[in-house]
RNA sequence: CAUUCUCGUAUGCUGAAUUCCGGGGGCAGUACCCGGAAGCGGGGGAACCAAUUUUUGGGGUGAAUCCGGUACUUUGUACUGGUAGGGCUCCCUGGCCCAAAUCCGUCAGCUAACCUCGUAAGCACGUAAAGGGGGAGAA
Numbered sequence: 001c002a003u004u005c006u007c008g009u010a011u012g013c014u015g016a017a018u019u020c021c022g023g024g025g026g027c028a029g030u031a032c033c034c035g036g037a038a039g040c041g042g043g044g045g046a047a048c049c050a051a052u053u054u055u056u057g058g059g060g061u062g063a064a065u066c067c068g069g070u071a072c073u074u075u076g077u078a079c080u081g082g083u084a085g086g087g088c089u090c091c092c093u094g095g096c097c098c099a100a101a102u103c104c105g106u107c108a109g110c111u112a113a114c115c116u117c118g119u120a121a122g123c124a125c126g127u128a129a130a131g132g133g134g135g136a137g138a139a
Stems, first nucleotide, its partner, number of pairs: 011124004018038007039119006049109001057107001058104004066082007085098004090133004
């Protein structure tokens, strides 16, 4: 000097998943663990209203629903083509991408008071190029 790996940080993205305070292990840390608060997000839960269809079980979180095809042969699994819907800037053109997973356990409509839970995980870092519109703040 270059390359690779690991742990962090800055910037940015999906997401509710951020900020602050106290403590802990440790060589140390803005990381990790524990507790608390604020903020954000979810569930349960009256009256009124709605609904009366409960093994063809039902329901929740989430954008992730629905319709096909192929192979195997365990009738389920894997792969694959579309699609409701969703993301990449507040909008448009263009382009790219996702369209999963999982929880409750026979049970839940809405729902004031009230009760309760979560605050993760993952990724990018020369962007496709290019063009147009709008909003906010500051000087």